[in-house]
Context: one part of a larger RNA
Molecule: small-subunit ribosomal RNA, central domain
Organism: Pinus tabuliformis
């Protein structure tokens, strides 16, 4: 390498948008480049394969003969790829009328809690814990009632529930914008699917410069505990958690499941929307699309369990694995301020 395979054993890029490339709906022509096909020229002998035949037989050796297959010319064929041409609407995609959402960004605006200041009352403890101390307090704490003021973060509602590609998104109005679904028609006529390099976006730590800093807290120093405690427990606390521009690009970025299409038994929710019926109306129940769950057939599956959201049957396209350790390591290149990413072996081992 073929090959076999990636939910959990080795294996789906974190995701998206797209460039080459690969694949690509229906009809009905042109062409013959792939295709299949007859002839023909060559591929040396020698070997292999049949048939004869010679050495006493065999190996050998001799004659005579073939088939596949590859290249090249020539005639044909015309399902099918491709190519020409014309058209279709079922894939796509426009407009058009609905419609649900913590999607996205900017601005305003509340209200509970905390914390600190400030005045009031009050007169010893409170805080902490397994018990404890340190820390705090007659220079008046803790408790209580008033004002102020700062930062973050939005209880109930809240859902197995909604939105988005992911990451992730919720106090409430506003302005703005992005997708989706879903219903009738109309236009377009395959405009599609994937996607190697490449772009974008991307939890939370970090970094850079300004800002802000309630409360929480890596470090650091104290009290314990303990044989010892570089730790769990406490009572502090500074980076950081908050913003604004910017970097960095990595997570068990998980459904540990790549995307697209088609198909295949069924029963039970939810969510958006749509029909039509009964009904005064609600609520309901039927049948459809689009989504989200949960139980299971048939099939898969090593098993676990997946199961019309498939890991069932297929077909396109793209990543990736090939025994464990060494190693996600060293060396070399590209990025990064850096911290470090991202490509990525061997040698030895067993």
């Nucleotide at each position: 390498u073929u090959g076999g395979g990636c939910g959990u054993a080795a294996a789906g890029c974190a995701u998206c948008u797209a460039u080459a490339g690969g694949u690509g709906g229906c009809u009905u022509u042109u062409c013959a480049a792939g295709u299949c096909u007859g002839c023909u020229a060559u591929c040396a002998a020698a070997u292999c394969c049949u048939a004869g035949g010679g050495c006493u037989c065999a190996a050998c050796c001799c004659u005579a003969g073939a088939u596949a297959g590859g290249c090249g010319g020539u005639g044909g064929a015309a399902a099918c790829u491709a190519c020409c041409a014309a058209g279709c609407u079922g894939g796509g995609g426009u407009a058009u009328g609905g419609u649900a959402g913590g999607g996205g960004c900017a601005g305003a605006g509340g209200g509970a809690a905390u914390u600190u200041c400030u005045g009031g009352u009050g007169g010893a403890g409170a805080c902490g814990u397994g018990a404890a101390a340190u820390g705090c307090a007659u220079u008046g704490a803790g408790a209580u009632c008033g004002g102020a003021a700062a930062g973050a973060a939005c209880a109930c509602c809240a859902a197995c529930a909604g939105c988005g590609a992911a990451a992730g998104c919720a106090c409430u109005c506003u302005g703005u914008u992005g997708g989706g679904c879903c219903g009738a028609c109309a236009c377009u006529g395959a405009c599609a699917c994937u996607g190697a390099g490449a772009g974008a976006c991307a939890a939370a730590a970090g970094c850079u410069a300004g800002g802000g800093g309630a409360g929480c807290a890596a470090a650091u120093g104290g009290g314990a505990u303990u044989a010892g405690a570089u730790a769990c427990c406490c009572a502090u606390g500074u980076a950081g958690u908050c913003c604004u521009a910017g970097c960095c690009g990595u997570a068990a970025g998980u459904g540990a499941u790549g995307g697209a299409u088609a198909c295949u038994u069924a029963g039970c929710g939810c969510u958006g929307u749509g029909u039509g019926u009964a009904u005064u109306g609600a609520c309901u129940g039927g049948c459809g699309c689009a989504g989200u769950g949960c139980u299971g057939u048939a099939g898969c599956u090593a098993a676990u369990g997946c199961g019309u959201u498939a890991a069932a049957u297929a077909u396109c396209c793209u990543g990736c694995c090939u025994c464990g350790g060494g190693a996600g390591u060293a060396c070399g290149u590209u990025c990064a301020c850096a911290a470090g990413a991202a490509u990525g072996g061997a040698a030895c081992u067993c």